[in-house]
RNA sequence: GGAGCGGUUCAGGCGAUCGCCGGCUCAUGAGAGCGGGAGGAAAGUCCGAGCUCCGCAGGACAGAAUGCCAGUCAACGGCUGGUGGGGGUGACCCCAAGGAAAGUGCCGCAGAAAAUAUACCGCCGCUCCGCUCGCCGUUGGCGGGUCGUGCGGUAAGGGUGAAAUGGCGAGGUAAGAGCUCACCGGGCCGGCGGUAACGUCGGUCGCAUGGCAAACCCCAUUCGGAGCAAGACGAAAUAGGGAGGCGUUUGAGGAUGGUCCGUCCGAGCCUCCGGGUAGCGUCGCUCGAUGCACGAGGUGACUCGUGCACUAGAUGAAUGAUCGCCGCUCGUCUUUCGGCGACGAGGACGAGAACAGGACUCGGCUUACGAACUCUCCGACC
Numbered sequence: 001g002g003a004g005c006g007g008u009u010c011a012g013g014c015g016a017u018c019g020c021c022g023g024c025u026c027a028u029g030a031g032a033g034c035g036g037g038a039g040g041a042a043a044g045u046c047c048g049a050g051c052u053c054c055g056c057a058g059g060a061c062a063g064a065a066u067g068c069c070a071g072u073c074a075a076c077g078g079c080u081g082g083u084g085g086g087g088g089u090g091a092c093c094c095c096a097a098g099g100a101a102a103g104u105g106c107c108g109c110a111g112a113a114a115a116u117a118u119a120c121c122g123c124c125g126c127u128c129c130g131c132u133c134g135c136c137g138u139u140g141g142c143g144g145g146u147c148g149u150g151c152g153g154u155a156a157g158g159g160u161g162a163a164a165u166g167g168c169g170a171g172g173u174a175a176g177a178g179c180u181c182a183c184c185g186g187g188c189c190g191g192c193g194g195u196a197a198c199g200u201c202g203g204u205c206g207c208a209u210g211g212c213a214a215a216c217c218c219c220a221u222u223c224g225g226a227g228c229a230a231g232a233c234g235a236a237a238u239a240g241g242g243a244g245g246c247g248u249u250u251g252a253g254g255a256u257g258g259u260c261c262g263u264c265c266g267a268g269c270c271u272c273c274g275g276g277u278a279g280c281g282u283c284g285c286u287c288g289a290u291g292c293a294c295g296a297g298g299u300g301a302c303u304c305g306u307g308c309a310c311u312a313g314a315u316g317a318a319u320g321a322u323c324g325c326c327g328c329u330c331g332u333c334u335u336u337c338g339g340c341g342a343c344g345a346g347g348a349c350g351a352g353a354a355c356a357g358g359a360c361u362c363g364g365c366u367u368a369c370g371a372a373c374u375c376u377c378c379g380a381c382c
């Protein structure tokens, strides 16, 4: 100087004045006094629970979520530690990480060919034709080179692509090819280590079907539904009527939520017309898997023990504004101090201070955001 988007902490403090919302006390009353009043994310409502209600929720289909291993937790899709893979020189970071020989589908452009085979250039062999060179020494023959046609071999090389039928080297061959061999990779089997994921070693098989499942799908596991407008109590008013339709054991309708079956209740139900009362209060409601400190166990998430503390509970919804002092950060100036200097300390003046606000409660995740401290890595210089 740059980086690891590593870790931790805080979220200005005090006072005065004027306000806002609850509580308690006093007061006949107007009112007075005392005391309390948002967050790390209160947010998004994405997961998981507590709590409440429903007929305790059985089966089938549909649907959703998750998908390496072990642990942790009330629970989780969270967290911790590890395995495997990937990125980075590194600190460190990332991973929806089951199945592609169950089936279906897709693989743009380019390319010969994108999954089943194929061959554009090239390489090689043979045939034919043309040209040419050499030799024999002459109506010609033999040998070689080269351009081209046709047939065949090949997949080493070139070229295309994100991806080309294991890689690389040697042998081999007309040229080639796991055709053969060594090493690497892969499949299968076994030994050893590990709780496990997996690792490692040995043997064996020339290697037999490329990728995509954040395509459908298959496999395994889990899932009853609704949510504090849950729900309970109270207060007030109760009333009924008219028209039409369906139904009463051959069961309308309802519980029931995506559907069906099953189970249970069941004599009323639906539509229209025109009316009555209410559209309020109390509880749920904040002490809870709670927070903090210390000690112990564990690599860690976390757990256990002791002590202390408890601090909104509102319902159209309060928690604010102004001023002063101090603190923090930044900038400018500096007749002060230290220093060769860069600069540091002090002083003066000015400016700034983010994201954002409860609505039943917790544990996570994600997103938004200011400042300070600290650790580690890389490079350069001394």
Base pairs, nucleotide, nucleotide: 001378002377003376004375006374007373008372009371010370012326013325014324015323016322017321018320020037021036023034024033025032026031039355043366044365046364047363048362049361050360051227052226053225054224058261059260060259061258063223064222065221066220067219068082069081070080071079072078083097084095085094086093087092098218099217103216104215105212106211107210120158121157122154123153124152125151126150128148130146131145132144133143134142135141136140166184167183169181170180171179185207186205187204188203189202190201191200192199193198231283232282233281234280241273242272243271244270245269246268253265254264255263290309291308292307293306294305295304296303297302328352329351330350331349332348333347334346336345337344338343
The RNA shown here (Bacterial RNase P class A) has 382 nucleotides and comes from a Polyangiales bacterium. Model confidence (mean pLDDT): 76 of 100. Rfam family: Bacterial RNase P class A. By type it is a ribozyme. Gene Ontology terms of the family: ribonuclease P activity, tRNA processing and dimeric ribonuclease P complex. RNAcentral holds the sequence, with entries from ENA. The gene name in the source record is rnpB.